[in-house]
RNA sequence: AUUUUGAAGGGGCAAACUUGUUGUGAAGCAGGGGCGCAAAGCUAUGGGUCUUAAAUAUAAAGACUGCCAGGCUGCCAAA
Numbered sequence: 001a002u003u004u005u006g007a008a009g010g011g012g013c014a015a016a017c018u019u020g021u022u023g024u025g026a027a028g029c030a031g032g033g034g035c036g037c038a039a040a041g042c043u044a045u046g047g048g049u050c051u052u053a054a055a056u057a058u059a060a061a062g063a064c065u066g067c068c069a070g071g072c073u074g075c076c077a078a079a
Stems, first nucleotide, its partner, number of pairs: 003079004012037002017032006035066001041072003045069003048064005
């Protein structure tokens, strides 16, 4: 340095819910809070779900990566 694995140690993130705030909305941000997570770090690239939305649709614009994959990166340890 690379690959595989994740027992231990040091740590990290933060579900539901809630307070404030932004948005038509899905939902986002900050605080509290911890269900959990070896990438629950980044990326909306593929699929999927959701919103706009009252009728139609081989349509559009958004949202969700802690829904499943892909790409990039990473701590420590063991082999």